[in-house]
Context: one part of a larger RNA
RNA sequence: GGAUGAACGCUGGCGGCGUGCCUAACACAUUCUUUUCGAACGGAGUUAAUUAGAAAGCUUGCUUUUUGAUUAACUUAGUGGCGGACGGGUGAGUAACGCGUGAGCUACCUGCCUUUGUAUGGGGGAUAACACAGGGAAACUUGUGCUAAUACCGCAUAACAUAUAUUUAUCGCAUGGUAGAUAUAUCAAAGAUUUAUUGUACAAAGAUGGGCUCGCGUCUGAUUAGAUAGUUGGUGAGGUAACGGCUCACCAAGUCGACGAUCAGUAGCCGGACUGAGAGGUUGAACGGCCACAUUGGAACUGAGAUACGGUCCAGACUCCUACGGGAGGCAGCAGUGGGGAAUAUUGGGCAAUGGGCGAAAGCCUGACCCAGCAACGCCGCGUGAAGGAAGAAGGCCUUCGGGUUGUAAACUUCUUUUAGCAGGGACGAAGAACGUGACGGUACCUGCAGAAAAAGCAACGGCUAACUACGUGCCAGCAGCCGCGGUAAUACGUAGGUUGCAAGCGUUGUCC
Numbered sequence: 001g002g003a004u005g006a007a008c009g010c011u012g013g014c015g016g017c018g019u020g021c022c023u024a025a026c027a028c029a030u031u032c033u034u035u036u037c038g039a040a041c042g043g044a045g046u047u048a049a050u051u052a053g054a055a056a057g058c059u060u061g062c063u064u065u066u067u068g069a070u071u072a073a074c075u076u077a078g079u080g081g082c083g084g085a086c087g088g089g090u091g092a093g094u095a096a097c098g099c100g101u102g103a104g105c106u107a108c109c110u111g112c113c114u115u116u117g118u119a120u121g122g123g124g125g126a127u128a129a130c131a132c133a134g135g136g137a138a139a140c141u142u143g144u145g146c147u148a149a150u151a152c153c154g155c156a157u158a159a160c161a162u163a164u165a166u167u168u169a170u171c172g173c174a175u176g177g178u179a180g181a182u183a184u185a186u187c188a189a190a191g192a193u194u195u196a197u198u199g200u201a202c203a204a205a206g207a208u209g210g211g212c213u214c215g216c217g218u219c220u221g222a223u224u225a226g227a228u229a230g231u232u233g234g235u236g237a238g239g240u241a242a243c244g245g246c247u248c249a250c251c252a253a254g255u256c257g258a259c260g261a262u263c264a265g266u267a268g269c270c271g272g273a274c275u276g277a278g279a280g281g282u283u284g285a286a287c288g289g290c291c292a293c294a295u296u297g298g299a300a301c302u303g304a305g306a307u308a309c310g311g312u313c314c315a316g317a318c319u320c321c322u323a324c325g326g327g328a329g330g331c332a333g334c335a336g337u338g339g340g341g342a343a344u345a346u347u348g349g350g351c352a353a354u355g356g357g358c359g360a361a362a363g364c365c366u367g368a369c370c371c372a373g374c375a376a377c378g379c380c381g382c383g384u385g386a387a388g389g390a391a392g393a394a395g396g397c398c399u400u401c402g403g404g405u406u407g408u409a410a411a412c413u414u415c416u417u418u419u420a421g422c423a424g425g426g427a428c429g430a431a432g433a434a435c436g437u438g439a440c441g442g443u444a445c446c447u448g449c450a451g452a453a454a455a456a457g458c459a460a461c462g463g464c465u466a467a468c469u470a471c472g473u474g475c476c477a478g479c480a481g482c483c484g485c486g487g488u489a490a491u492a493c494g495u496a497g498g499u500u501g502c503a504a505g506c507g508u509u510g511u512c513c
Base pairs, nucleotide, nucleotide: 001513002512003511004510006509007508008507009506010505013382014381015380016379017378018377019375020374021340026338027337028336030335032333036081037080040079041078043076044075045074046073047072048071049070050069051068052067053066054065055064056063057062058061089293090292091291098218099217100216101215102214103213104212105211108210109209113206114205115204116203117202118201119200120199121155123153124152130145131144132143133142134141135140161186162185163184164183165182166181167180168179169178170177171176191198192197219265220264221263226256227255228254231253232252233251234250235249236248237247238246268290269289270288271287272283273282274281275280295316296315297314298313299312318329319328320327321326346372348371349370350369354368355366356365357364358363385415386414387413388412395406396405397404398403419454421449422448423447424446425445429440457502458501459500460499461498462483463482464481468497469496470495471494472493478485479484
């Protein structure tokens, strides 16, 4: 000098764009953050229409009330499907195939989506809702009875699928792979609406997303030198989507290590960021990719996908409710509270846009997101007036008492009106065209009006280092980054005037180069 997620002191006009718990992965009151589909299903309910019966009123063929049936529209607790594995947060752990980079899988999976082919036949038994009867303070739960499905279970059909056996061709670095033929065995499905779609099942391929393996790279310590029994390898079996000590039985005694094993400490990694002429050094906030975690520890279930932040079970700590028998909870989601701290914001608006989930669609949900609020926290831009104006006014300060300086500075004259203020108009963002749709927002922007009006500080002035005098103090009070100032004429302390630098900031402190 540059940089900063900064803090502190003094000061503070406006706008745009960003950024904002670095500390206690401490504890959390309260609202909200994952639902959706009635075009899968049976109910329940509301409204309307038609129709049958009954009752009442009388205008004797109408009105009202009520019961039942049918149809239509709508709502939805439950069953069922899809989604809650995305999105959002945090960096505790991790020195590791975790990450980065480059390869490999002749050892693998992949819902939704795309393409292609084939099929969608015929049956069965339940169960929630509901009704009734209980138990419990509650959370919730038990029994009996009824019922539906795209819920569940058999059967049929069966190949380019899978497995086994035989065989032919061809390819590979090995185990082997690929293509074909024959035989045997095994496995599927679901309908909905109403005329056109959509769904379902199987198979083959693609795309996307993942899983696994390997080469190289990835902090410090030797005042850590030996470490290791599923340990290293083999055979066999089990298990997995898949290879593998992944697990188990048996056998062998290996394997790693001064090219630093093991142990200990520290740490999420990267694209990048800061600095530097570069080499390098430091760093990993914000944005993007990967990983790990979700009160602590453990476990599986469901599922295409989780060993699952707002799912389940168990144990621990903590908090809350209780009728003492028993229950409930998890902000490292968005706000917000307490605490810690030098220190970090609103219990805001909207789904209008972008994106996501569900749905045929209309649409619904979305603290993702888009916006607004707070903070000079950062960067950038603008303003606080411009021109003229010497009696060089007054006042201040200094003075050799002549004057000098503040200083064209002010007053005064002539102008201008950015920003702020008031008033009128008023968007883009919203789509392929028509209708409709804007939280921001009556915002940006445009026009008009008034008036220089409402808007400057901070630090320094001995040398380094741009900028000096007076007074006070008297090794005191104090200053200080280094050298050093102060003991009676201090350009170094304090104040004043002046000057210099930067400027809505200035200075100090911390950290990095």

Predicted 3D model of a 513-nucleotide part of an RNA (small-subunit ribosomal RNA, 5' domain) from an uncultured bacterium. The RNAcentral record of the full RNA draws on ENA and SILVA.